Notes: Predicted 3D model of a 79-nucleotide RNA (c-di-GMP-I-GGC riboswitch aptamer) from Desulfococcaceae bacterium HSG9. Its mean pLDDT, the model's own confidence on a scale to 100, is 82.
């Protein structure tokens, strides 16, 4: 510097359940494992979602585990 076929030391944790917030998408503990080499972070850009409006639209949030995109880093192979 380059890939991510294989492995998984150490790490995340879909549905689904329970408690608590929210109108509401959905958020936090916990429980649990579909996955997952950035499922770590950033709503820039598309797209998807909730609300409210005077509904062609505009405003206000949601989601990084939808597809780019910044940016930081484990592992593990090779130069």
């Nucleotide at each position: 510097c380059a890939a991510g076929c294989a492995a998984a030391a150490g790490c995340c944790a879909a549905a689904c359940c329970u408690a608590u917030c929210g109108u509401g998408a959905g958020a936090u503990a916990g429980g649990g494992a579909c996955g997952g080499a950035a499922a770590a972070c950033c709503a820039c850009g598309g797209g998807u979602c909730u609300u409210g409006a005077u509904u062609g639209u505009c405003a206000a949030g949601a989601a990084a585990g939808c597809c780019g995109g910044g940016c930081u880093g484990c592992c593990u192979u090779g130069a």